[in-house]
Model confidence (mean pLDDT): 75 of 100. The RNA shown here (Bacterial RNase P class A) has 349 nucleotides and comes from a Lachnospiraceae bacterium. Taxonomically the source falls in Lachnospiraceae (Bacteria, Bacillati, Bacillota, Lachnospirales). Its Rfam family is "Bacterial RNase P class A". The family's RNA type in Rfam is ribozyme. About the family: Ribonuclease P (RNase P) is a ubiquitous endoribonuclease, found in archaea, bacteria and eukarya as well as chloroplasts and mitochondria.
RNA sequence: GGAGUAAGGCAGAUGAUCGCGGCUGCAAAGACGAAAGGUUGCAGGUGAGGAAAGUCCGGGCUUCGCAGGGCAGGAUGCCGGAUAACGUCCGGUGGAGGCGACUCUAAGGAUAGUGCAACAGAAAUAUACCGCCGGGAGCGAUCCCGGUAAGGGUGGAAGGGCAGUGUAAGAGACUACCGCCGUGUUGGUAACAACGCGGGCACAUGUAAACCCCAUCCGAAGCAAGACCGCAUAGAAACGAAUGGCGGCCCGUCAAUGUUUCAGGUAGGUCGCUCGAUCAUACCGGCAACGGUAUGGCUAGACAGAUGAUCAUUUAAUACAUAACCCGGCUUAUAGCCUUGCUCCCUUU
Numbered sequence: 001g002g003a004g005u006a007a008g009g010c011a012g013a014u015g016a017u018c019g020c021g022g023c024u025g026c027a028a029a030g031a032c033g034a035a036a037g038g039u040u041g042c043a044g045g046u047g048a049g050g051a052a053a054g055u056c057c058g059g060g061c062u063u064c065g066c067a068g069g070g071c072a073g074g075a076u077g078c079c080g081g082a083u084a085a086c087g088u089c090c091g092g093u094g095g096a097g098g099c100g101a102c103u104c105u106a107a108g109g110a111u112a113g114u115g116c117a118a119c120a121g122a123a124a125u126a127u128a129c130c131g132c133c134g135g136g137a138g139c140g141a142u143c144c145c146g147g148u149a150a151g152g153g154u155g156g157a158a159g160g161g162c163a164g165u166g167u168a169a170g171a172g173a174c175u176a177c178c179g180c181c182g183u184g185u186u187g188g189u190a191a192c193a194a195c196g197c198g199g200g201c202a203c204a205u206g207u208a209a210a211c212c213c214c215a216u217c218c219g220a221a222g223c224a225a226g227a228c229c230g231c232a233u234a235g236a237a238a239c240g241a242a243u244g245g246c247g248g249c250c251c252g253u254c255a256a257u258g259u260u261u262c263a264g265g266u267a268g269g270u271c272g273c274u275c276g277a278u279c280a281u282a283c284c285g286g287c288a289a290c291g292g293u294a295u296g297g298c299u300a301g302a303c304a305g306a307u308g309a310u311c312a313u314u315u316a317a318u319a320c321a322u323a324a325c326c327c328g329g330c331u332u333a334u335a336g337c338c339u340u341g342c343u344c345c346c347u348u349u
Base pairs, nucleotide, nucleotide: 001345002344003343004342005341006340007339008338009337010336012314013313014312015311016310017309018308020047021046023044024043025042026041027040028039032037049320053331054330056329057328058327059326060325061222062221063220064219073218074217075216076215077214078092079091080090081089082088093107094105095104096103097102108213109212113211114210115207116206117205129152130151131148132147133146134145135144136143137142160178161177163175164174165173179201180199181198182197183196184195185194186193187192226271227270228269229268235262236261237260238259239258243255244254245253246252278297279296280295281294282293283292284291285290
């Protein structure tokens, strides 16, 4: 200098003018409202993100349900840890890729059972197409019977691999090494690793993000959840005078009506609503995720829904995108940049 790899950070700033939503204070209106509350003006202070997004997981919170157990359904699936919890994260193990830094991995079970495996190929889990060997027939070309998975051919996959012994030719038939299965010792919390011993290797291929089996976990719906106050309309009870019906009168009773109370609840309003598994800094524990302690901070809360516009300076300031109950994650989008660690190659000293 080039190429790469990993982890982070910023997401314009400052000033001026106008505008919008909450909040606080002050003021105004007898002609907003029954009230709660609302409206208008002025001043002060405050006002989106790294993803606020997709709504894919997990939790808080709320209402309903729930003795206990099971079925169905769904999710997860190497080991250890973190956490409120997780399908997330961290650290490892095994496997795959890369010269390397490093990256990827949904990684239980294929002797419980079922299914599927196109085409090619003789044969796809059971076989002999070519070839090789033995025997027989035939003058011969060649044909028939048997053996054989070492060689060729087909295929993603062909009966553990490879070398030797052996044999008519061959074959774990036998031997060494590797693999596999079983078992032991050592190390490790564990996944697992290293080493040793035994078994010639039977179930004999692959596929379980195919059905399935095994293990673990899961009640449902969501802030338009839900709680409270409450004009209206219909409802219940009590009360008392007048009115009408029960052929006239009294009592009684019924009807409508009135008053009061209660219940429920429309319009409307209040709460839920933002102080929280919170943020910043420092220190401590831990490889890390994360946890602890101290100090300091308060940082949108609307309900038709607010963040915008213009100008100036800065080299440039542009992308993706706009909170709606709140958190922890995941996934996806993203202009222009910056920082740090590490790896490989080249050059110079």